Annotation
This is a predicted structure of a 379-nucleotide RNA (Bacterial RNase P class A) from Azonexus sp. A source record names the gene rnpB. The sequence is in RNAcentral, with records from ENA. Its Rfam family is "Bacterial RNase P class A". Rfam classes the family as a ribozyme. The coordinates come from a structure-prediction model, not an experiment, and the mean pLDDT is 79.
Parts: sequence; structure tokens; C1' cells
RNA sequence: AAAGUCGGCCAGGCAAUCGCUGGAUACGCGAGUAUCGGGAGGAAAGUCCGGGCUCCACAGGGCAGGAUGCCAGCUAACGGCUGGGUGCAGCAAGUCGCAAGACCCAAGGCAACGGAAAGUGGAACAGAAAGUAAACCGCCGGUCGGGGGAACCCGGUCGGUAAGGGUGAAACGGCGAGGCAAGAGCUCACCGCGUCGGCGGCAACGUUCGACGGCACGCCAAACCCCAUCCGGAGCAAGACCAAAUAGGGAAGCUGAGGCGUGGCCCGCGCUGCUUCCGGGUAGGUUGCUUGAGCCUGUCGGUGACGGCAGGCCUAGAGGAAUGAUUGCCAAACCCCGCAAGGGGGGAACAGAACCCGGCUUAUCGGCUGGCUUUCCAC
Repeated sequence: AAAGUCGGCCAGGCAAUCGCUGGAUACGCGAGUAUCGGGAGGAAAGUCCGGGCUCCACAGGGCAGGAUGCCAGCUAACGGCUGGGUGCAGCAAGUCGCAAGACCCAAGGCAACGGAAAGUGGAACAGAAAGUAAACCGCCGGUCGGGGGAACCCGGUCGGUAAGGGUGAAACGGCGAGGCAAGAGCUCACCGCGUCGGCGGCAACGUUCGACGGCACGCCAAACCCCAUCCGGAGCAAGACCAAAUAGGGAAGCUGAGGCGUGGCCCGCGCUGCUUCCGGGUAGGUUGCUUGAGCCUGUCGGUGACGGCAGGCCUAGAGGAAUGAUUGCCAAACCCCGCAAGGGGGGAACAGAACCCGGCUUAUCGGCUGGCUUUCCAC
């Protein structure tokens, strides 16, 4: 320098005019007026996880149900993040090749990545057989029949054989030699695999080390299931306070001791009238409400997520819901002309708070910038 790849940041600027909505101050009895100052986001979104806060429930434990699941760490917590391990796929570069392609595969990508020797179950189609498996074709042997002079050939049948063919996503290591009737880890070398030990690592795991084992304890748990860890419920329309009108409730009092009912009367009882007081709830209002796991800068510790310390800052709080509109100037990206200098056009995406945070996911015109890897060039 180029290419690849993974992140981080920004999200048009300035001015004028007219508005909207909170706050402070001043004036005003009040309605309000004036001045000053504040007023959306990286996702405010989906509401998918996790927490704070609030109310309800709750001795403790279990069942059921749900979530998570390699290891270590970070965090208030997480299904998030960081670092590492293992596996898988694979672009560039490289190697081989005439080529097709094969091998190897940086940075980077993807993985619900505990358990299949607890049990139950499944594997469509194809295939002879889907698991202490399996003989369809083929190969080999015996036997029977036929043909032939013979070598041998054809057919049936009984066995052997997992080397070869064929099916499949998957068929009980690969490859060479020996061996055999033909074959086979049957035996041996090499490669691979497994177990144990040593060594390295906190661990997952690794190992160019040593010994042993002929060698898979086949696949599926995003099938039931088993194991381990975690989880009480509802949500700011949570919750708290103030509190009309009308209706109803309770208490006391009032009277012609009222009226009605209780078969006529008295007592009693029930319903009813007026006044005062009390308490509950509704409308409405206030609060919760924005100072918080907060932001910025510096420094220290850590590979990093992150944490400690010091200094500075206050940065929307509405409530059917404000955060806007118009004009002017300047403007990236982009388009056209031009060898160039330059000229002309052009004119900003997705979206929009509603108790608050940490994540994830999704949408997004464009721009700026950093890390890592590979290759080339220069010194």
C1' cells in the first nucleotide's frame, strides 16, 4: 500500500420569524402576562430475557411446571458479555494438477456443546439386513441332477464368507502384506482409535512421552427421560394521599312525639320525615416522576468483559399526551459534463419517550475511524 474480516463513533449545521410544553423569577385578587433557561433515540420499536421499585402471599421442605446446560471469569442479575477449549463448515493465500478439481485452510464465521454401559422409544424412502444385525448379487466348499471324451459348464439344494458390487443420512476403522477353499484384526507393519499412567493447564482440555487393548461401548435426548443449577404472583392502569355533586350506610337529636304497616286498641317491632356529625367509595386533583447499578474527563489494576480512585456535571418528565412549522444561507453522500483544474444539478435514512435501568433482536440515507490476518513494496 492492497485485499479480506471484525468492531467503535456520528446521525446535517447556523440564523430569523411564528408557535407548543415544563421550570425559575417578577408583576397581577385571579385569568394570565413578561424575561431567562430546558425539551426524543441509537434504536425511544418488538416486549424476548434479566434486575430495581411497589403491592399481595410466605416457618421450613417437597411434588408438579418452566428455564438453562463445554470451562473459567465479569455483573445487581441474566438465556447477556469477555477470555479460553472442542467440534463443524469454509473464502483468500499456499501445495498438487493440462484442466475439472483435490489437499491444507490465516484473521474471521457457526454450535441447546451435560448424560445413549438407568429405562422406554424412534430411524421415512431405499435396501437382503437399521444393531451382540444382516447373505440380494458375487466369491468358495459339499451334495444332487443334466451336458461333455475331458478340462469344465448349467441348474437345484445345504453350508462358509462382511474382502468386492448394490441400497442408504448411517451397514461394526483405513491401507499393504501374510494367511485361507474363499475370506475376515484371523495374524503382522504403518496410520487411526480407546484405556491407564506421566507431563502441561485453575479448568474445559492438550500431549512430539510411556504402557496396554485388535478395536469401536453405532446414530437420535430441539423424543420421552435422567442429572445439575435457578425460578412465589402481579405489575406505575403497581402503590400512597386529598376528596365534590347525586345516591346509599352508621350515630345522635327533633316533632302534632308525625305518617304507614302489624285484622280494633296499648306497648313493642319494622318502614318512613327533618337537622347535625362520622366513615367508605366514584368523578376530579396531588404524588409515585426522574439523582441514577447516572454521565464526562483523567489515572491505576486486568489479555478482556469490568472494577478502584480523583475531579467535574445535572442532561425531557408530558398525561389523549409538548418536543413543531416557515424562510434564508451553508452543506456531505450521490448524479451529469470535463484529461485535469473546475462547473452544473442535488438535497438527509429508520423512526419517535410514557416508572427506571442492563441486555438481546429487528429497522436504518450515508459518513468518519480503529483492531486483526494475508500478500506485495521500501529500509